[in-house]
Order: sequence, then C1' cells, then structure tokens
RNA sequence: UCGCUUGGUCGCUAGGGUUCCGCUGCUCCAGGAGAGCGGGUCUGGUCCGAGGGCGGCCAGCGGUCGGCGGUCAUCCGGCCGCCACACGGCGGGACAAAAAAGCCCGGGAGGU
Repeated sequence: UCGCUUGGUCGCUAGGGUUCCGCUGCUCCAGGAGAGCGGGUCUGGUCCGAGGGCGGCCAGCGGUCGGCGGUCAUCCGGCCGCCACACGGCGGGACAAAAAAGCCCGGGAGGU
C1' cells in the first nucleotide's frame, strides 16, 4: 500500500410520532347513551424502533471427544472457548396516517 472476513434473526429498551383505543375541550341531546369537530405542548394501550444500547438463538472460527469410513479425506454430533473495535453532521426518504424517530440513505460525508 492492496485484498478478504468481521454475519443473520428474535425479544426488550432508549427514543418516536398520532391511524385506532383511551384521556380531554367544544358542539348536538332535557339529560344520558352516542355522534361530530379539535388537542400528542395528553401520562398511557395498539403501532414504528437502534452499526456504534441490553439479552437469547442460529451461523462462523479454534480446541477436544465420539460416529460412518479402504479407520484417509469429507461429513455428522456432543462439550469448552472466541465472535473484536466503533466519534459522527447537514440534508434527504419510507411505512397503518400527507406521521415521527437513535428506522433507511449510513460503520455514509467528515473527523481521530
């Protein structure tokens, strides 16, 4: 200096908005039930949700033991271990809904 690998998935949380539920304001109604319009600068339920947050499983790698085997290879299984590090815009984008976000662009641009 160059190349390859550093993976996938599920659950949870930080966080997020507001279609629905709930809550709430006004109106209709004698009142109630209910309905309509509005409020996410409404704690919440449903919902979205982390490369750099948490946990599980799988895959992968190393070691070891065992099985089939021309007792070689290959393949299969059990057990133990490993699976690192990671600062980060502006701007843009999608999805129950003209929604938002630590989601996606993105381990990007940039920085060390």
Model confidence (mean pLDDT): 82 of 100. A computed fold for a 112-nucleotide RNA from an uncultured Rubrobacteraceae bacterium, annotated as Guanidine-I riboswitch aptamer. The sequence was found by an Rfam model in a public genome assembly. Its Rfam family is "Guanidine-I riboswitch aptamer". On this family, see Reiss et al., Structure 2017: "Structural Basis for Ligand Binding to the Guanidine-I Riboswitch". About the family: This family represents a conserved RNA structure found upstream of the ykkC and yxkD genes in Bacillus subtilis and related genes in other bacteria.